[in-house]
Molecule: transfer RNA
Organism: Leucomyxa plasmidifera
RNA sequence: GGGUUAUUAACUCAAUGGUAGAGUUUUCGGCUUUUAAUCGAAAAGUUCUGGGUUCGAAUCCCAGAUAACCCA
Numbered sequence: 001g002g003g004u005u006a007u008u009a010a011c012u013c014a015a016u017g018g019u020a021g022a023g024u025u026u027u028c029g030g031c032u033u034u035u036a037a038u039c040g041a042a043a044a045g046u047u048c049u050g051g052g053u054u055c056g057a058a059u060c061c062c063a064g065a066u067a068a069c070c071c072a
């Protein structure tokens, strides 16, 4: 210098262009003599950034940032 992949909740990951979810975690409550386990509820998102397309973008297109890998 060229190329590929990834970036979404505190963490690990989903999500056919049409209400952003699950598990873990944390908090509260039930159960229990108590703890653990288990059950219920809640909390938690500028979907890496900026533009474009579209009635509508996490998703498609462009540019950039960061990380990993491959080629030179």
Stems, first nucleotide, its partner, number of pairs: 001071007010024004018055001025043006048064005